Annotation: Model confidence (mean pLDDT): 82 of 100. FMN riboswitch aptamer (RFN element), 134 nucleotides, folded computationally.

RNA sequence: AAUCUGUUUCAGGGCGAGGCGAAAUUCCUCACCGGCGGUUAUAGUCCGCGACCGCACCGGAGCAAAGCGACGGAGCGCUGAGUCAGGCGAAAUUCCUGCACCGACGGUUACAGUCCGGAUGGAAGAAACACGAU
Numbered sequence: 001a002a003u004c005u006g007u008u009u010c011a012g013g014g015c016g017a018g019g020c021g022a023a024a025u026u027c028c029u030c031a032c033c034g035g036c037g038g039u040u041a042u043a044g045u046c047c048g049c050g051a052c053c054g055c056a057c058c059g060g061a062g063c064a065a066a067g068c069g070a071c072g073g074a075g076c077g078c079u080g081a082g083u084c085a086g087g088c089g090a091a092a093u094u095c096c097u098g099c100a101c102c103g104a105c106g107g108u109u110a111c112a113g114u115c116c117g118g119a120u121g122g123a124a125g126a127a128a129c130a131c132g133a134u
Stems, first nucleotide, its partner, number of pairs: 002134003005130006016030004031114002033103002035049004044101002053077003057073003062068002082099001084098004105117003
């Protein structure tokens, strides 16, 4: 120094103005936001991952039993959108200019990327530390 192991901490942003209406931060016009790792060069749109959701499996407190089953574990599946135009360059779907596009589930006087909720949760992963192991 590297890898492994353990512990701790951290780990998501955004509706402002106007309009219609009984009612909308949900519709319409304008506005605003962009998790993590990778990459010949910086990415919401490339590659991969997480989150959300679904499936069946294992363990399992509890309930007399059958059966149900809080909770925990590992796995599989699902998973949006620019090979856009131009420019610089050795190199950019990543930078610059322009145009375009996307955004889980449940809730709601009215349809939500931006409000409320699960979530004081979980997690890709990042950092620090450590007796330790190689």